This is a predicted structure of a 71-nucleotide RNA (transfer RNA) from a Pseudomonadota bacterium.
RNAcentral holds the sequence, with entries from ENA.
[in-house]
Order: sequence, then structure tokens, then C1' cells
RNA sequence: GCGGGCAUGGUGUAGCGGUAACACUACAGCCUUCCAAGCUGUCGUCACGGGUUCGAGUCCCGUUGCCCGCU
Repeated sequence: GCGGGCAUGGUGUAGCGGUAACACUACAGCCUUCCAAGCUGUCGUCACGGGUUCGAGUCCCGUUGCCCGCU
């Protein structure tokens, strides 16, 4: 230099164009003599910039970062 893949709460991951979700963590409450475990609830998210569309996490283009391959 060329090609391919990935980017979603603090972490790990779902999400076939139509309300962004699950688990763990964190916080609060319940339970307990206390702790742990358990139960209930809350907070928090689509890498960035454009395009297509009535509507984009999803499709297209570019940028950035990471990984793999080729030279």
C1' cells in the first nucleotide's frame, strides 16, 4: 500500500427498516442479629460525519480505532 471483519449502558452480548433489550456490575429497598446468597426496583447505551427512506442500531459512502490476511 491492497483486501476482509468488528465497533450497541461500566463489562459481556442480542437486536432480518417500525417503542433499543438481556445477563453481570453499580445504587436503593426487602429479607437476615450481621455478612453472603436470594427477591424487588432504579440509573445508564447504538464510535464519528454524511446519504437513502415516512421511519436507520440495521441499508449505502467516508473518517477513526481494533483484529485478520496479502504484498

The source organism's lineage runs through Bacteria, Pseudomonadati and Pseudomonadota.